Background: This is a predicted structure of an 84-nucleotide RNA (c-di-GMP-I-GGC riboswitch aptamer) from a Deltaproteobacteria bacterium. Lineage of the source: Bacteria > Pseudomonadati > Myxococcota > Myxococcia.

[in-house]
RNA sequence: UUCGAAAAAGGUAAACCCUGGGUAACCAGGGGACACAAAGCCACGGGUCCUGGAAUAUAUCUUGAGACAGCCGAGCUGCCGAAA
Numbered sequence: 001u002u003c004g005a006a007a008a009a010g011g012u013a014a015a016c017c018c019u020g021g022g023u024a025a026c027c028a029g030g031g032g033a034c035a036c037a038a039a040g041c042c043a044c045g046g047g048u049c050c051u052g053g054a055a056u057a058u059a060u061c062u063u064g065a066g067a068c069a070g071c072c073g074a075g076c077u078g079c080c081g082a083a084a
Stems, first nucleotide, its partner, number of pairs: 001084001003081002011036002016031006034070001040076002044073003047068003050064001052062003
C1' cells in the first nucleotide's frame, strides 16, 4: 500500500429452521455456518427482484419516500505486515 501469507489477533454469517414485521421483493431477533481481506458503510451508475398501471395481455413500457451492498463498478473508512 494500487499488495495479500499453510502468519497472529479477531470479525462477519449463506442456505435452512423458529418468532415477529411487510401485499410482496425483503427486513429484524434467535439458532445455524456456505463462504468472505473489506461479506464495514454507502442506493451514485449499471444489473436483478417486488407492487401498481398500460398493452394486441405476448413481448414490452412505465410506476414507487419499493427491495437487494454476500451481483458488478464507483466513493468513504478500517486490523496485521510475510512475500512483492